[in-house]
RNA sequence: CUUAUCAAGAAAGGCUGAGGGUAAUGGCCCUGUGAAGCCUUGACAACCUGUUUCGUCAAAAACGAAACAAGGUGCCAAUUCCAUCCCACCAAAAAUGGGACAGAUAAG
Numbered sequence: 001c002u003u004a005u006c007a008a009g010a011a012a013g014g015c016u017g018a019g020g021g022u023a024a025u026g027g028c029c030c031u032g033u034g035a036a037g038c039c040u041u042g043a044c045a046a047c048c049u050g051u052u053u054c055g056u057c058a059a060a061a062a063c064g065a066a067a068c069a070a071g072g073u074g075c076c077a078a079u080u081c082c083a084u085c086c087c088a089c090c091a092a093a094a095a096u097g098g099g100a101c102a103g104a105u106a107a108g
Base pairs, nucleotide, nucleotide: 001108002107003106004105005104006103011041012040013039014038015037019030020029021028024084025083026082027081042076044074047072048071049070050068051067052066053065054064055063056062080102085099086098087097088096
C1' cells in the first nucleotide's frame, strides 16, 4: 500500500505498583477489592496453514461448503466505550440512520 472483518465470544495465578480505556479534545467509565506491563496456565474465535467429509468437475488439479482446533497469528470490561468531520431525516434542534477519517486484526 491492497483486500476482508470489526454489535458475537472468552480469566485465573505469579511478579510489579499507578495508571488505563486510540494520538488529540470533550464525555463517560475501569482501577490499591490492584491500572498498564511481563511471565505461566487456561479459554474464546476461526483470518491463514493443516486434516477429514460433501459438492462441482474427466480428475484427490482447481474451486466451493461444512466440521475439527494440530500449527502461525489474534484476542479474553463496556459496539473499535461514545462523540468530533460529512450526508439523510426535521421548519430548526435533539434523537436516529448511513458514510468518511483514524485505529485494530488477518492475508498478501

Predicted 3D model of a 108-nucleotide RNA (SAM riboswitch aptamer (S box leader)) from uncultured Puia sp. NCBI's taxonomy places the organism under Bacteria, Chitinophagia, Chitinophagales, Chitinophagaceae, Puia. The coordinates come from a structure-prediction model, not an experiment, and the mean pLDDT is 82. The RNAcentral record of the sequence draws on MGnify.